[in-house]
RNA sequence: UCUUCGAAACGGCAAACCGCUGGAGACGGCGGGACGCAAAGCCACCGGCCCUAAUUUUACAUUAAAUUUUAGGGCAGCGGAGCUACCGAA
Numbered sequence: 001u002c003u004u005c006g007a008a009a010c011g012g013c014a015a016a017c018c019g020c021u022g023g024a025g026a027c028g029g030c031g032g033g034a035c036g037c038a039a040a041g042c043c044a045c046c047g048g049c050c051c052u053a054a055u056u057u058u059a060c061a062u063u064a065a066a067u068u069u070u071a072g073g074g075c076a077g078c079g080g081a082g083c084u085a086c087c088g089a090a
Stems, first nucleotide, its partner, number of pairs: 005088002012037002017032006035077001041083002045080003048075007057066002
């Protein structure tokens, strides 16, 4: 110096919820707020979950619900992959 790892330190991010706001919706933005996070930084490539429209099948006789396929959209704080990064004990 680099990689791995994660004691300490400087700091960082910000769940639920609330207010305003965009959206048909999932969800997003801003402010408040902290459950937590060593990548809870970036990224939708893979899997997963969620929303919308159409559709297959079941089911119902209801206004529902589950399921298949197709298309579009969302979640990075579900996991994997990729990229980047502060500090320096064992």